This is a predicted structure of a 94-nucleotide RNA (Guanidine-I riboswitch aptamer) from Desulfotomaculum nigrificans. The source organism's lineage runs through Bacteria, Bacillati, Bacillota, Clostridia and Desulfotomaculum. Model confidence (mean pLDDT): 84 of 100. The RNAcentral record of the sequence draws on Rfam and Ribocentre.

């Protein structure tokens, strides 16, 4: 320089906000309100499926094992809103 199934779900977790409910408040409105819903990790956990790779078997296929590593903007874009979401394992840096 190059290669990729470095794939996909699922329940949660850090962690976001305010549509709903709650909560404060005579109400207008409050997230500089703990929370329930709700969003949610490429680099967080577990757990299915599926890819490669290996062993062994009574072998068009089953079991089992193995699959590492990951510094990181600004900016934009969704949604009721923001996020560690999405652009993106990007830009870029080592």
């Nucleotide at each position: 320089g190059g290669c990729a199934a470095u794939g996909c779900u699922u329940u949660c977790u850090a962690g976001g906000g305010u549509u709903c409910c709650g909560c404060c408040g005579a109400a207008a409105g409050g997230g500089a309100c703990u929370g329930g819903u709700c969003c949610a990790a490429g680099a967080g956990a577990a757990g299915g499926c599926g890819g490669c790779g290996g062993u062994u078997c009574g072998a068009u296929g089953a079991a089992c094992c193995g699959u590492a590593c990951a510094c990181g903007g600004a900016g934009g874009g969704a949604u009721a809103a923001a996020a560690g979401c999405c652009c993106g394992g990007g830009a870029g840096g080592u």